Transfer RNA from a Nanobdellota archaeon, 75 nucleotides, folded computationally.
It matches the Rfam family "tRNA". Rfam links the family to the GO term triplet codon-amino acid adaptor activity.
Its mean pLDDT, the model's own confidence on a scale to 100, is 80.
RNA sequence: AGCGGAGUGGAGCAGCCAGGAGUGCUCGCCGGGCUCAUAACCCGGAGGUCAUAGGUUCAAAUCCUAUCUCCGCUA
Numbered sequence: 001a002g003c004g005g006a007g008u009g010g011a012g013c014a015g016c017c018a019g020g021a022g023u024g025c026u027c028g029c030c031g032g033g034c035u036c037a038u039a040a041c042c043c044g045g046a047g048g049u050c051a052u053a054g055g056u057u058c059a060a061a062u063c064c065u066a067u068c069u070c071c072g073c074u075a
Base pairs, nucleotide, nucleotide: 001074002073003072004071005070006069007068010027011026012025013024014023020058029045030044031043032042033041051067052066053065054064055063
C1' cells in the first nucleotide's frame, strides 16, 4: 500500500444479505415473590446517539461514500 472480517444496553451475541416500532437471547443490575436465611427458582423493571460523519429514501442498525479502532491475509 491492497484485500477480508469485526464495532449493537454493564459483559457476550443474534438481527444486516432481502430497509418498515431500539426487536430478541444468555449473563449481570434493581424491585417483588418463595425461604428461618442464602443460593437456586418464579414474576416485573431499568438500561441502546446500533463506532463516527455525510448521502439515498416517506422511512436506515440494515443500502452507498469517507473516516476511526481492533483482528487477519498479501506485498